[in-house]
Molecule: transfer RNA
Organism: Pirellulales bacterium
RNA sequence: UGGGGAAUAGUGUAACGGCAGCACGAAUGACUCUGGAUCAUUUAGUCUAGGUUCGAAUCCUAGUUCCCCAGCCA
Numbered sequence: 001u002g003g004g005g006a007a008u009a010g011u012g013u014a015a016c017g018g019c020a021g022c023a024c025g026a027a028u029g030a031c032u033c034u035g036g037a038u039c040a041u042u043u044a045g046u047c048u049a050g051g052u053u054c055g056a057a058u059c060c061u062a063g064u065u066c067c068c069c070a071g072c073c074a
Stems, first nucleotide, its partner, number of pairs: 001070007010024004018054001025043006047063005
């Protein structure tokens, strides 16, 4: 420099045009002599800026960061 892929909650991972979910974690409570386990409730998210659409995490454009492959220079 070129090509491809990825970015969603504190962490991991779904949803691929139509209510943003699951698990772990964290907090509170129940249970227990205490702790663990279990149960209930709560917690918090679509990388950024535009565009298309009745409707965008999803499609389009540009950008940012990361990963893989190839190449150039030393």